[in-house]
Molecule: Bacterial large signal recognition particle RNA
Organism: Pseudomonadota bacterium
RNA sequence: CCGUGCUAGGUGGGGAACUGGCGGUGCCCUGUACCUGCAAUCCGCCAUAGCAGGACCGAUCGCUUCCCCGCGGUUCUACUGCCUGUUGACGUUGGGCGGGCAAGUGGCGUUGAAGGUUGGGUCCCAUGCAAUAGGAAGAUGCGAACCUGGUCAGGUCCUGACGGAAGCAGCCAUAAGCAUUUAUUCCUAUGUGCCGUGGGGGUGCCUGGCUGGAGCUAACUACCCGUUCGGCUCAAUAGGUGGGGUAUCAACGGGAGGUGCACGG
Numbered sequence: 001c002c003g004u005g006c007u008a009g010g011u012g013g014g015g016a017a018c019u020g021g022c023g024g025u026g027c028c029c030u031g032u033a034c035c036u037g038c039a040a041u042c043c044g045c046c047a048u049a050g051c052a053g054g055a056c057c058g059a060u061c062g063c064u065u066c067c068c069c070g071c072g073g074u075u076c077u078a079c080u081g082c083c084u085g086u087u088g089a090c091g092u093u094g095g096g097c098g099g100g101c102a103a104g105u106g107g108c109g110u111u112g113a114a115g116g117u118u119g120g121g122u123c124c125c126a127u128g129c130a131a132u133a134g135g136a137a138g139a140u141g142c143g144a145a146c147c148u149g150g151u152c153a154g155g156u157c158c159u160g161a162c163g164g165a166a167g168c169a170g171c172c173a174u175a176a177g178c179a180u181u182u183a184u185u186c187c188u189a190u191g192u193g194c195c196g197u198g199g200g201g202g203u204g205c206c207u208g209g210c211u212g213g214a215g216c217u218a219a220c221u222a223c224c225c226g227u228u229c230g231g232c233u234c235a236a237u238a239g240g241u242g243g244g245g246u247a248u249c250a251a252c253g254g255g256a257g258g259u260g261c262a263c264g265g
Base pairs, nucleotide, nucleotide: 001265002264003263004262005261006260009057010056011055012030013029014028015027020046021045022044023043024042034054035053036052037051038050062259063258064257065256066255067254068253072249073248074247076245077244079243080242081241082240083239084238085237086236087235088234089233091232092231093230094229095228096227097226098225099224100223103221104220105219106217107216108215115211116210117209118208119207120206121205122204123200124199125198126197127196128195129193130192131190132189133188134187135186136185137184138181139180140179141178142177148173149172150171151170156165157164158163
C1' cells in the first nucleotide's frame, strides 16, 4: 500500500408543551437520514433514562470533542408603530326633546293692537216649541149561509072569509175585522234644531258695545337654560399584532483536533 473478517459506532436533529425527570406517539421548525408492534382519558423507562423484535453500513467522505455561523422557537421589556376595548377629564362640536325669550323672517293690526269694563254664545240641569219616526183618531172601500138590522119573492102557519104572524133566499145598510189614505188633532221617542224660557257655571275659545290709541303673536331661524344621545381631543388602564432590545434552546452548514483489532499478500 492492497485484500479479507470483526468490533466501536451509525442508519436524522431540534423547539414548545406534557413529565418528579428522560424518551416516544401528537403539534411546530429544519432537512432526507431502515422496517414492524405499543402509545395523550397516554406508551415505555430511571441520570447507563423508550421498551420488544428484525435488517443494513461499518473504521469510512462516517463517528466524536471543541470553535464559528444562525433557519426557527421560547422568556422578559418602564423602548416603539398600528388596532381595539373600558374608565375619566377639560375643552370643543353635532342631533333629539322640554321650557324661556322676542333679535330676524312671517301673520294680525288706525276698516282700530294690548289693556280695562260690560253683554252674550259655546258647557250643565229643568222645561217648552218645531222637525223627524211610529201609532191612534178622521175619510173611503170591502165585509155576516144561520146565532145583526130593514125590506122580505117563493113557500110555511093561523082564519069560514076579511085579514094577520113568523121568516129562508135575494137586495140594501152595518158589527167584529181587513185594506187604502191624512188639510187637521192626540200619544210616544231622540246623537234632529241659523229654536224659546228659567237656573247654574265660567279654565279655554268665539262674538257684540264702551273706553284706550300702537302694538300683539310665537309658526320658523337665532339666543339662553335643563335633559338625553353621540363625534373630536387628552389622560390612565387592559388586550392584540408588528419592529427593536435582553436572556435562552438550537437545526443545517463551515473549521480544527482525535479516531480500534485480527489475518494474509